[in-house]
Molecule: small-subunit ribosomal RNA
Organism: uncultured organism
RNA sequence: AGUCGAACGGUAAGUUAGUUGCUUGCAACUAACACGAGUGGCGCACGGGUGAGUAACGCGUACGCGACCUGCCCUCAAGAGGGGAAUAGCCCUGGGAAACCGGGAUUAAUGUCCCAUGUGGUUGUAUUUCUAAGGGAUAUGAUUAAAGGAGCGAUCCGCUUGAGGAUGGGCGUGCGUGCUAUUAGCUAGUUGGUGAGGUAAUGGCUCACCAAGGCGACGAUAGCUAGGGGGCGUGAGAGCGUGAUCCCCCACACGGGUACGGAGACACGGACCCGACUCCUACGGGAGGCAGCAGUAAGGAAUAUUGGACAAUGGGGGCAACCCUGAUCCAGCCAUCCCGCGUGCAGGAAGACGGCCCUAUGGGUUGUAAACUGCUUUUAUCAGGGAAGAAUAGCAUCAAUGGAUUGGUGCAUGACGGUACCUAAGGAAUAAGCACCGGCUAACUCCGUGCCAGCAGCCGCGGUAAUACGUAUGGGGCAAGCGUUGUCCGGAUUUACUGGGCGUAAAGGGCGCGUAGGCGGUUUGUUAAGUCGAAGGUGAAAUCCUCGGGCUCAACUCGAGAAUUGCCUUCGAUACUGGCAGACUAGAGUGGCGGAGAGGAAAGCGGAACUCUUGGUGUAACGGUGGAAUGUGUAGAUAUCAAGAGGAACACCGGUGGCGAAGGCGGCUUUCUGGACGCACACUGACGCUCAGGCGCGAAAGCGUGGGUAGCAAACAGGAUUAGAUACCCUGGUAGUCCACGCCAUAAACGAUGGGUACUAGGUGUCGGGGGUAUCGACCCCUCCGGUGCCGCAGUUAACGCACUAAGUACCCCGCCUGGGGAUUAUGGUCGCAAGGCUGAAACUCAAAGGAACUGACGGGGCCCCGCACAAGCGGUGGAGCAUGUGGUUUAAUUCGACGCAACGCGAAGAACCUUACCUGGGCUUGACAUGCUUGGGACAGCGCUGGAAACAGCGUCUCUCCUUCGGGAGCCCUUGCACAGGUGCUGCAUGGCUGUCGUCAGCUCGUGUCGUGAGAUGUUGGGUUAAGUCCCGCAACGAGCGCAACCCUCGUUACUAGUUGCCAUCAGUUCGGCUGGGCACUCUAGUGAGACUGCCGGUGAUAAACCGGAGGAAGGUGAGGAUGAUGUCAAGUCAUCAUGGCCCUUACGCCCAGGGCUACACACGUGCUACAAUGGUCGGCACAAAGGGUCGCUAAGCCGCGAGGUGGAGCUAAUCCCAAAAAGCCGGCCUCAGUUCGGAUUGGAGUCUGCAACCCGACUCCAUGAAGGCGGAAUCGCUAGUAAUCGCGGAUCAGCAUGCCGCGGUGAAUAUGUUCCCGGGGCUUGUACACACCGCCCGUCAUAUCACCCGAGUCGGGAUACCCGAAGUCCGUGACCCAACCAUUUGGAG
Repeated sequence: AGUCGAACGGUAAGUUAGUUGCUUGCAACUAACACGAGUGGCGCACGGGUGAGUAACGCGUACGCGACCUGCCCUCAAGAGGGGAAUAGCCCUGGGAAACCGGGAUUAAUGUCCCAUGUGGUUGUAUUUCUAAGGGAUAUGAUUAAAGGAGCGAUCCGCUUGAGGAUGGGCGUGCGUGCUAUUAGCUAGUUGGUGAGGUAAUGGCUCACCAAGGCGACGAUAGCUAGGGGGCGUGAGAGCGUGAUCCCCCACACGGGUACGGAGACACGGACCCGACUCCUACGGGAGGCAGCAGUAAGGAAUAUUGGACAAUGGGGGCAACCCUGAUCCAGCCAUCCCGCGUGCAGGAAGACGGCCCUAUGGGUUGUAAACUGCUUUUAUCAGGGAAGAAUAGCAUCAAUGGAUUGGUGCAUGACGGUACCUAAGGAAUAAGCACCGGCUAACUCCGUGCCAGCAGCCGCGGUAAUACGUAUGGGGCAAGCGUUGUCCGGAUUUACUGGGCGUAAAGGGCGCGUAGGCGGUUUGUUAAGUCGAAGGUGAAAUCCUCGGGCUCAACUCGAGAAUUGCCUUCGAUACUGGCAGACUAGAGUGGCGGAGAGGAAAGCGGAACUCUUGGUGUAACGGUGGAAUGUGUAGAUAUCAAGAGGAACACCGGUGGCGAAGGCGGCUUUCUGGACGCACACUGACGCUCAGGCGCGAAAGCGUGGGUAGCAAACAGGAUUAGAUACCCUGGUAGUCCACGCCAUAAACGAUGGGUACUAGGUGUCGGGGGUAUCGACCCCUCCGGUGCCGCAGUUAACGCACUAAGUACCCCGCCUGGGGAUUAUGGUCGCAAGGCUGAAACUCAAAGGAACUGACGGGGCCCCGCACAAGCGGUGGAGCAUGUGGUUUAAUUCGACGCAACGCGAAGAACCUUACCUGGGCUUGACAUGCUUGGGACAGCGCUGGAAACAGCGUCUCUCCUUCGGGAGCCCUUGCACAGGUGCUGCAUGGCUGUCGUCAGCUCGUGUCGUGAGAUGUUGGGUUAAGUCCCGCAACGAGCGCAACCCUCGUUACUAGUUGCCAUCAGUUCGGCUGGGCACUCUAGUGAGACUGCCGGUGAUAAACCGGAGGAAGGUGAGGAUGAUGUCAAGUCAUCAUGGCCCUUACGCCCAGGGCUACACACGUGCUACAAUGGUCGGCACAAAGGGUCGCUAAGCCGCGAGGUGGAGCUAAUCCCAAAAAGCCGGCCUCAGUUCGGAUUGGAGUCUGCAACCCGACUCCAUGAAGGCGGAAUCGCUAGUAAUCGCGGAUCAGCAUGCCGCGGUGAAUAUGUUCCCGGGGCUUGUACACACCGCCCGUCAUAUCACCCGAGUCGGGAUACCCGAAGUCCGUGACCCAACCAUUUGGAG
C1' cells in the first nucleotide's frame, strides 16, 4: 500500500512535435513522452497499533525433529522443442434508485491448456548400509517442466527441473512461571493399542474396533485475577512491588464463526455468514468498521497538531529514471521528566526614609539591603555572517578490464532552516516564586480571635496573655519551580531464607496410638544422585557497571570491556549426605529373677452413719437463725431402746505419699489384665525419634432407652432479709446425682510450660529397688539406678521468675501466633437425636488493647500505735424570749467579700452624719490627690454679706515672702492649656505578700556508696523504747539537712543587789490613818543568780535505750502555760489592707454635696445572753482580789436628785491621785412550790447623757405594764485540774453605743475499767482494671439520629452444564445440467 508500458490488448485524460479541416482556436489524424480503466506479475502475511482474551508449552531457559516447510537472495547442475482453446477490456444491448448484475460479438499475453524431452524430482517393487524410527545408495516400472521481454549489438532482466546454503517459520520435550482447600476428588475421545483418514509434518488431530485406563494432597478439578520476558522502582543484601517509553515473543483487529487463493494468513486498511450499532434508499435493497497518523464526541482528576518532508535511515514495486511509504526524519503544543544557564558583580553607614515590625522608649531589626559610585553583558532584543548532517546512490565524462565491474574528475540534490554556531550594538538593562517556622524538623515575635472561626502526617492546638487558628514583620528551606494528593519500596528483625516467637504480653493441639512425610548410631567396600572443581556451549541487543570518544559542560549518545549470580554438555574429586552390598553393639527390643503401687475390668462381702417402717419407754416441745418465721408435734413428735428395710459413700491409716498417657484412681476379698522399676547375664542387630491426615481415650453438665432413688439438690413453693430481693439465710422439694447400654467431645482439660536425645555446680527431704559398711538383729552411715518435692550457683528472662523434673546449652519432628474490638460471631462445609462441636471471615470501628514491675492513693483487707476519738463523767446547744451573723424574700438601694470541717458575734477593736464602697437628687471636668512644662495674676490664710438642703456661686474687705551682681532668680497660692491624674471597675483560675487547714501530726528530704536495664529501692525497714524519725541495738549502708526536743517569755522555791510612790518585826511619836520619825528585817517591786539532770537507790530489760517504784526536794521524769507551724495538700481565702500584669471607664465606672440605705421581715439556720427557780429570789449588815486605764483624760471629798445624773473642784503625766463598789461568799430577816416576791420580753408615761443632729436609728434612769418559758424530739458541742462549772473586774475600738472580742483574778469539782466500735492521724504489710487517685473506675438495658454488615417476599446480571432448532463454510456421498482446445473406433472418452 502500492508498483511495473522493459509481461499484454490498448488510448479515457495530459504534454510536445507534425499533418489536415478551417468559423484562429477548435476538431480529426500521426509520432514521441506518457497513461485512466482492464488482463497479467510481485507486494498487500512486512512495517504501524492495542492488551480484550489467555494460568497455557502462552512466555522464559535448555534441548530435540531419522516427523517438517521456506517466495524473493546466494552457489552448483540440467533445460526452455512443437501446438491449441478461451477470456477481461473495447463495441452493441438489457435490468436496477443505487450498489451492481446480466446477454451477444470480437481480441492479447510472462494468463491458461495439450503433446514431446526427463539431467533430475515424486512414487511402487527389489537389494544393500547405519546401534537406531519416514536417513543414505543401487536397479527397475510408472509419473512429472518451461515464457518471454529490453537492447543496433555485446549482453541484461526473467522462465523450468533438481541439489546445497542462508533466512524465516512449524512441531515436540525437561525445568521455571499468580491467589483461594469456606474448590477434594476430576476424566468417555477420556488413557492406551490396531487400522484408516487428514496435515508440510508427529500426534485422539479425526474416525472404526479393542482394552480400562489417565490425573490428583509434590494440590488434580473448580473459582477469581493476569498478556509473558529482557527490564524498571526500591533495598546493604535477600527480597518486595511492577511490566509505560526501547527490544524479543504471543494474542487481537466492531462481537462470534468460516474457509479461499498464496512460499507464507484462517489475513487491521481481503472475502462469506450470523449478531449489535451507524448511514443511504425510489422500501424492492444496499454501504461501513481509526486497538494506523492527525482530528471529533463521550467518559474522566488528566494526556498534544486535521503541521513539513521523503533531504537522511529503512521498506514495496521497477532494468532504471522514478513512484509509494502518518515507517521514519523533523517541526508545533505541555515546566510531564532529566540536564545546563540566567535574573547581576564589587564597593557603599547618615547604619537614611518607610514598616498595619518589636521595644525595659534607651533602642533593636529589616540591613550593605536601598540610594549612590564603579564594573560586566551570559540570556532576551536588533543587525550581519553562517555550518556539519550529502555521497558509497544518480547523471556526465575519463581510465583500467574480455565482461560483470572498479577507480578518478565534474555536475545536481536539505524538510529541519530566518537552525546550531560566530560577530557587532546598547543598557543592569528583559527575567522569582512556592510551601514552611509547637515536637518529630532547619526556622519567633506582635496583633486579631476566644473550644468560635479554624488547623491537623502522628502526638495534639483553640474556653481572653495561642511561637500550633487568621494576618503582619522577621526567619530557616527549596528554587523555574514549590507544595498537595495518589501509588510502590524503604525504615518494618512488623511474615523473621538471610532474620522472630509461643510459663504470665498473641501463640503448645485435652491425651495417646500410629500412616505418609521429615530426621536418624559405629564400621568396610562400591556408586557418583546431591556436593565441589575445570573446560566447552549458551545466557540476543539495549539497560546497569568500568574505561575511553562526540555535542562549549551535562543530560544524551558512540565504541570497547566487564557483568549476566542461570541452564546444558563433557571430564575430574569422593570428605560429608544419599543409593547398593557386608559387618558391629553403646540406641531400641526379647528372655530370667524380684519386689512396690487408690493402674484398669468384673463378681462377692463388710461395718459406721443416714432416712423410712414396726414395737417399747416417755412428754411438750422440736427444729432452725444474726434474730426469727415457714415447717414437725397431744392423731404423741424431738429424745431414747430393740428389730427390720433401703440406697449411696467408704472416717481413722492419709502423707507437696503412690499409680496412670491424659481425664482420673481410696473399705475388704477373689478372678482376669496393662504399664513402670531394680538386679544379673544371654540373645536380636538400628528393628529408632517425631508425626499432617486417620483411629482411640476423654472431668462435670447434658441427651436417648430401661432400672434405681437413702442423702444431697438446679427448677419450683413457702418463710425471712430488704426500698425492692426473681439472691445470699431457713423449711421443703423435682430432674439429676447411682446402675446398664448408646450418644455428646467440651473445661482455668493448667505446670496456663508438646515429644525425643545429649550436655551443664551444689545442698536438703521423701517413695521403690540394689550394693557397701556395721550389728546377734533392727537402725545409723556411705553409695548406684528410677520417681517425686524444696532451696540455690552459672546461665537465661522485659521483669516476675526458671534453674539436671530448665523457661540453661544444642540437634530432630509436630502444633500454634502476627494490634484491640467486631468474633465463643456471620456464611458455607462437616459431625451430632438435640443442646451444640470443629473449621472460620469481612464490612465497620478504635489508637490503643496487653505483660511485668515501681511510687502513691484507696479497701465495709490484716497487724501495731496515738488523739476529749469513743467509753466514764460534768455542763451545755437543739424547745422559750431577746441579742447578733447568714440564707431567703423585699427594696430606688437594702454596697461588697467569706460557703462542709477550715463561711455564718467572720473582714467589722464598735453603720445616727462621717465611715460608705450602695440608692435618689443637685453639682464639677487637668479634676478631692502627685509630678513636669506653660499663660496670666497674686502672699497664703482669714473676715463679712446674699442665694441655696449643702456642695457651690456671686459681691465686698485684706494682700506677698526670701536672695540679689538690681537685669532678675527661687518659693507658695489662684488661674489657662498640655502631658496626665483618678477608679472599693473585672480577672485571687495571670500574680507577690499575708492567712486558714491537715497539724505541734512526726514526719519530709539530700550527698556519697550499694542494688536494679529502668521507674526506683536502700538509708527512713527490723527488735525494743518514747510525747516525738526520742533514744538504743541490729543492718550495704555511712553521713547530713528541714522538722521533734532544747535555747526565749510567764508562773511555781530560794539567794544576792536595790528600798520610793511599796512594806512595818523591833524603837519612839500619833489626830489612830505606816499618819510621822526611823528601819529595809518581812511582804512586794525588778534585775542578776541557784535549782531538776532519770543525778541517787531498788527492780524489770539484751549488761542497752528505757520503764516501774522509792528517797530527798518548793517542784520529778516534757514541773504548768505561752511563743515557735517541716516538705507539701486544698487552682483553699484575699485584686475591698497593701502591691501588681493584662483588660475596661475618662464632662464618667472619676470627684464633691444633701437626704436615704447598709437597721427592711411571712420565714430558715448558726453563735450567744437571760431564764424556767428554794444549791433559789429579795432586804439589811460584814469581808477578801488580780490585771489594767487615765491630761482633748481619770476625777475624790462635799452638796442636790428615788435614780440615770447634776454641781463642785482637791489630787494625779500615776507602786503616790482617780476609775474602784469587786461579786459569788459569810451573818441575820422574809418568801414556801405558785407562771410565784420565779422570769423579765413587750408596751405606755416621765427623764438623763453624748453629740451640729438620737424620726428612720443610741445607751442609760424612774414609774407602770408583766409575754413566752415549769429544763427542752431526732440530733449535737465543750472539757482530764487550779481544768470544767460558777462569780465578778478591766481593756481595745470609741463623742456616744458590748449579751461580742481580748485579758484578769475569786470559789472550785466529777470521771478515765479500757481501745471492741464511731471520727481523724502515724507506721509496716497485702490486693487493685484507681493516678482528676473510691466524690475513682466501670457494666448492661432503654430513647433519638446516623453508619456498616447479616437476614429478607423477591428482582436483575454473569458463568457452567444438559438438551432442541440452526447460517456461512470444509470434506464425503448421491442426482442433474453446460462443456472449446486434446484423444477417438465419431458412439464417446477426458476434463